[in-house]
């Protein structure tokens, strides 16, 4: 020299690069949900069973005129922060949701899968024709092998456990 999924610091992808809490704004929605009155006529108590307490014939649920009338989660816009496993998602397991059990949710741990963003079609998740997302195809990108080419590009194939740069470690005739 070369080896090693070794080790450390720095940095590159970009047709919105990722993420994050506030801000606008539409949509949620003239909806929950208060108030009058009128119908109702036994039940109700924010997923669902099940207890328990409360509320209910001095009228519950439910509907309805009329008068007010929100919010969460989802998202899109610029502007700031923080970053290039940035981050997302999937499975387990734990903890909170008024109790018990199931389910959602939300937040920890972990395991696994993705290089990236874009379009389409698919099922999910959502009020949703938004928007997010699995998997399938397309094409673009950014790297690295190998081949080729010799106006810096073309083919194939690979994966972030990479890639490029400087410096250490081990091994090494």
């Nucleotide at each position: 020299a070369g080896c090693a999924g070794g080790g450390a610091u720095a940095g590159a992808g970009g047709u919105u690069g990722c993420g994050c809490g506030g801000g606008u704004u539409a949509a949620g929605a003239g909806u929950a949900c208060c108030a009058u009155g009128c119908c109702g006529g036994a039940u109700g108590u924010u997923g669902c069973a099940g207890g328990a307490a409360c509320a209910g014939a001095g009228g519950a649920a439910g509907g309805u005129c009329u008068g007010g009338g929100a919010a969460a989660g989802g998202a899109a816009c610029g502007a700031g922060c923080g970053c290039c496993g940035a981050a997302a998602g999937a499975g387990a397991g734990g903890a909170a949701u008024a109790c018990u059990g199931c389910a959602g949710u939300u937040u920890c741990u972990u395991u696994c899968u993705u290089g990236g963003g874009c379009a389409u079609g698919u099922g999910c998740c959502g009020a949703a024709c938004a928007g997010g997302u699995u998997c399938a195809u397309g094409a673009c990108u950014g790297u690295c092998a190998u081949c080729u080419g010799a106006g810096u590009g073309g083919a194939u194939g690979g994966a972030g456990a990479g890639c490029u740069a400087u410096c250490g470690u081990g091994u090494g005739a």
Molecule: Lysine riboswitch aptamer